The RNA shown here (Purine riboswitch aptamer) has 104 nucleotides. The model forms 100% of the base pairs in the Rfam consensus. Rfam family: Purine riboswitch aptamer. Rfam describes the family as follows. Riboswitches are metabolite binding domains within certain messenger RNAs that serve as precision sensors for their corresponding targets. Allosteric rearrangement of mRNA structure is mediated by ligand binding, and this results in modulation of gene expression. A class of riboswitches that selectively recognises guanine and becomes saturated at concentrations as low as 5 nM. In Bacillus subtilis, this mRNA motif is located on at least five separate transcriptional units that together encode 17 genes that are mostly involved in purine transport and purine nucleotide biosynthesis. It has also been shown that some members of this family are specific for adenine instead. Model confidence (mean pLDDT): 76 of 100. The sequence was found by an Rfam model in a public genome assembly.

[in-house]
C1' cells in the first nucleotide's frame, strides 16, 4: 500500500399475508350496431356509457309478450357472483420475551 475473511454499527433492498365476515363502487346496469333463434324461440359478437376502481357486466327460475317477423322486437320479480379497495377476525416469514419438557 493493494486484495481478501471476520466480527460490530448504520443504511438499504428482497420475502409471508390464505380463508371468513362487514363496507364501499354497481343499480351483476344501459345505449347503439352487426349476426342469429322463433311459441319445444327470445341468444351471440363487437363499440361505448356507468366506478375517485382494474376487472366483470353473465346464469337460472317464475310470470307476461310476441300469432310469425318487412332488418321482427323483448318486458317484469326473485334467487345466486367475480373483481378493486377498506376495515375486522384470522393467518404467517423472522426476531424477541417467558413457560415447560429434552440433551448437553
Nucleotide at each position: 500500500a493493494a486484495a481478501g475473511a471476520c466480527a460490530a454499527u448504520u443504511g438499504a433492498a428482497u420475502g409471508a399475508c390464505a380463508g371468513c365476515u362487514c363496507g364501499u363502487a354497481u343499480a351483476a346496469u344501459c345505449a347503439u350496431g352487426g349476426g342469429g333463434a322463433u311459441a319445444u324461440g327470445g341468444c351471440c359478437c363487437a363499440u361505448a356509457a356507468g366506478u375517485u376502481u382494474c376487472u366483470a357486466c353473465c346464469g337460472g327460475a317464475u310470470g307476461a309478450c310476441c300469432a310469425a317477423a318487412g332488418c321482427a322486437a323483448u318486458c317484469a320479480u326473485c334467487c345466486g357472483a367475480c373483481u378493486a379497495u377498506g376495515a375486522g377476525u384470522g393467518a404467517g416469514a423472522a426476531g424477541c420475551g417467558c413457560c415447560u419438557g429434552c440433551a448437553a